[in-house]
Predicted 3D model of a 91-nucleotide RNA (c-di-GMP-I riboswitch aptamer) from a Pseudomonadota bacterium. The source organism's lineage runs through Bacteria, Pseudomonadati and Pseudomonadota. Its mean pLDDT, the model's own confidence on a scale to 100, is 84. The sequence was found by an Rfam model in a public genome assembly.
RNA sequence: CCAACGAAACGGCACCCCCGUGCGAAAGCCGGGCUCGCAAAGCUCCUGACCUACAGCGCCUGUUCGCGCCACGGUUUGAAGAGCUCCCGAA
Repeated sequence: CCAACGAAACGGCACCCCCGUGCGAAAGCCGGGCUCGCAAAGCUCCUGACCUACAGCGCCUGUUCGCGCCACGGUUUGAAGAGCUCCCGAA
């Protein structure tokens, strides 16, 4: 120095839930609080899976309403895969 590993220490993140004259059609996201837990619970949506359906298309219908399909919208890295990066140093 590298790999593996995960005791200790310094730190880090923040499940669920709550709040919001916040953003959004929604799914969800953002901010704050809380802290279940986490050695990658750091990063990427590339693949897969899942969610929503504004717009669009089709159907019904005088119109409205409604139904179906659909991602260009999202979630999943905190029990999907894959890729990238990284603090410390006992056994």